Predicted 3D model of a 74-nucleotide RNA (transfer RNA) from a bacterium. The sequence is in RNAcentral, with records from ENA. It matches the Rfam family "tRNA". Gene Ontology term of the family: triplet codon-amino acid adaptor activity. It is annotated as a transfer RNA.
RNA sequence: GGGUCGCUAGCUCAGUAGGUCAGAGCGCAUCCCUGAUAAGGAUGAGGUCACUGGUUCGAUUCCAGUGCGACCCA
Numbered sequence: 001g002g003g004u005c006g007c008u009a010g011c012u013c014a015g016u017a018g019g020u021c022a023g024a025g026c027g028c029a030u031c032c033c034u035g036a037u038a039a040g041g042a043u044g045a046g047g048u049c050a051c052u053g054g055u056u057c058g059a060u061u062c063c064a065g066u067g068c069g070a071c072c073c074a
C1' cells in the first nucleotide's frame, strides 16, 4: 500500500429482506425478605446503535467517506 470482518447500555452480546417501544444476561440503584449477609423476589435508571454525509415520506438496518480494532496479502 491492497483486501476482508467488526464497532449497539458500565461489561459480554443479540437484533432487523428500512416503519408503529432498541433488547437479553451480568453489573448498578431502591424496596421486600433476613438478627445481619449471601441467595431469592419486585421495581427502576442507564443507549446521539463509532463519526460525517447521502438515498428515502422514514435509516441502528442501505450507500460513500473517516476513525478505531482484528485478520489476510504484498
Base pairs, nucleotide, nucleotide: 001073002072003071004070005069006068007067010026011025012024013023019057028044029043030042031041032040050066051065052064053063054062